[in-house]
Context: one part of a larger RNA
RNA sequence: UGCAUACGGUGGAUGCCUUGGUCGAAAGUACCGAUGAAGGACGUAUUAGGCUGCGAUAAGCUUCGGGGAGCUGCCAAAAAGCUUUGAUCCGAAGAUUUCCGAAUAGGAAAACCAUCCGGCUUUGCCGGAACUGUUAACUGAAUUCAUAGGUUAACGGAGGGUACAGCCCGAACUGAAACAUCUAAGUAAGGCUAGGAAAAGAGAACAAUAGUUUAUUCCCCAAGUAGCGGCGAGCGAAAAGGGAACAGCCUAAAUCCGGCGCAAGCCGGAGGUUGUAGGGCGGAUAUACGUGAUGUAGCGAGGAUAGAAGAAGUCGCUGGAAAGCGACACCACAGAGGGUGAUAGUCCCGUAAUCGAAAUUUAAGCUACCACAAUCCGAUCCCUGAGUAACACAGGACACGUGUAAUCCUGUGUGAAUCCAGCAAGACCACUUGCUAAGGCUAAAUAUACUUUCGGACCGAUAGUGAACUAGUACCGUGAGGGAAAGGUGAAAAGAAGAGCGAAACGCUCAGUGAAAUAGUACCUGAAACCGUAUGUUG
Numbered sequence: 001u002g003c004a005u006a007c008g009g010u011g012g013a014u015g016c017c018u019u020g021g022u023c024g025a026a027a028g029u030a031c032c033g034a035u036g037a038a039g040g041a042c043g044u045a046u047u048a049g050g051c052u053g054c055g056a057u058a059a060g061c062u063u064c065g066g067g068g069a070g071c072u073g074c075c076a077a078a079a080a081g082c083u084u085u086g087a088u089c090c091g092a093a094g095a096u097u098u099c100c101g102a103a104u105a106g107g108a109a110a111a112c113c114a115u116c117c118g119g120c121u122u123u124g125c126c127g128g129a130a131c132u133g134u135u136a137a138c139u140g141a142a143u144u145c146a147u148a149g150g151u152u153a154a155c156g157g158a159g160g161g162u163a164c165a166g167c168c169c170g171a172a173c174u175g176a177a178a179c180a181u182c183u184a185a186g187u188a189a190g191g192c193u194a195g196g197a198a199a200a201g202a203g204a205a206c207a208a209u210a211g212u213u214u215a216u217u218c219c220c221c222a223a224g225u226a227g228c229g230g231c232g233a234g235c236g237a238a239a240a241g242g243g244a245a246c247a248g249c250c251u252a253a254a255u256c257c258g259g260c261g262c263a264a265g266c267c268g269g270a271g272g273u274u275g276u277a278g279g280g281c282g283g284a285u286a287u288a289c290g291u292g293a294u295g296u297a298g299c300g301a302g303g304a305u306a307g308a309a310g311a312a313g314u315c316g317c318u319g320g321a322a323a324g325c326g327a328c329a330c331c332a333c334a335g336a337g338g339g340u341g342a343u344a345g346u347c348c349c350g351u352a353a354u355c356g357a358a359a360u361u362u363a364a365g366c367u368a369c370c371a372c373a374a375u376c377c378g379a380u381c382c383c384u385g386a387g388u389a390a391c392a393c394a395g396g397a398c399a400c401g402u403g404u405a406a407u408c409c410u411g412u413g414u415g416a417a418u419c420c421a422g423c424a425a426g427a428c429c430a431c432u433u434g435c436u437a438a439g440g441c442u443a444a445a446u447a448u449a450c451u452u453u454c455g456g457a458c459c460g461a462u463a464g465u466g467a468a469c470u471a472g473u474a475c476c477g478u479g480a481g482g483g484a485a486a487g488g489u490g491a492a493a494a495g496a497a498g499a500g501c502g503a504a505a506c507g508c509u510c511a512g513u514g515a516a517a518u519a520g521u522a523c524c525u526g527a528a529a530c531c532g533u534a535u536g537u538u539g
Stems, first nucleotide, its partner, number of pairs: 002537008015524001016488002020459002022456009031160002039100003042055003046078001049075003061094006070082003106113002115129006131157009164195001165193004175182001179230001203214001205213001206211001217244004227235002248441003251385001255270006275419001277384003281378005290372003295369005302362004307355002313328005329346002331335001337349003390414008400426001421436005475482002495523001498510004
């Protein structure tokens, strides 16, 4: 020095565990903000730091409920206190709520500087003073009336929001085994706007000789079908059928009345709202049954936000410890789950069935007001949404790439009919059938986030969220931004009194605790690499 054996050191794999994640289901809730938000800065305890809470009334104040013996949040003790005259704690409603931040008297390099006015109990305190929209009042130029402008008041706006929605705008990588039409994809990114949902929505529909199809939305199916497609890659319906949920309405116009105006016409009221055409107009009958999602007022089952009560087991054995094993019992609308010194229906918290709210809130439904609301006959051609429909050109959307290309939407240019009318049924024409555009509103079924409850042939600390721990922390970057590592003593700290060694140690050796200390806070288990000590052997 190599090898072997034994015993160690180092190291932190593996096993076991779970406070944390992840995916999903059901129910409920759903915007916050000038009454100053979201988010922060700085403070605040007997307290030096971090987290949590709170705001100069500062881990808190008041009231009303619950609750009933301990409590003064966590790391994390100690001290000093509080509490059956009911604390701590839980719920509801209030009070307080510094400074910054839309930030708003003005300014500024956010958390700072500092002006004016009014009031008061005057070294100060309290209140007010940004911009802008609408309405109203008062004023008021050039310029007589007026208008612009000015001032004041009332009611609004402003900013934020993970995801979900609508609209606008809109890529590329990629795929096509290259690439240009195409694809990725109307995706990502960006912008605007709104809500608790949004959007859509009451036929100029669908269909096909059949109409007990009958707004919209969502799911299943039809179907990877019909189609589209350098007919490549790929893209990809709809009707019908089955479900969820169901709800229908209001205007413009004709005509009449009123007001204003020289007029054109405008404003208000009545009227009227559809396709088997309807309404207006003239005449006749009726004045009710009813319907209602909106509004106003009231009532309001039930629910939410604390909770209450809740059955039934003992002995022996092993063991550090019984829930294990043995014996004999019991409860069960409760044998879900968790904890307890090992595995507990009957020890604890709970669980099943049951009960409960002073206060706030939600709400099916009900009542009143309120709103809506009928039929027949006749004449006539007054009305029934125009720079619209349509067409041409150029594009876009439709599963549909210009194609035989209907349908829908734009830009430019042309430009109707108007009920003896018009549109659609996938070029177009005829016939037939269906429907009535060019105005508007509309709950639910749907999407998502959060809360609560429950679950998983989901993970178990290099996994699962980046984050089980002071985590979007430490740290890096001028900045946008990037972004960790880090869990486990023991049943219980019983966390090692005391002694020895030594200058001393948080070191070592005794002693002691404990079932165990090779469980000693560098702490469960403790693999390998790597490093030693002893013995044997080898050179």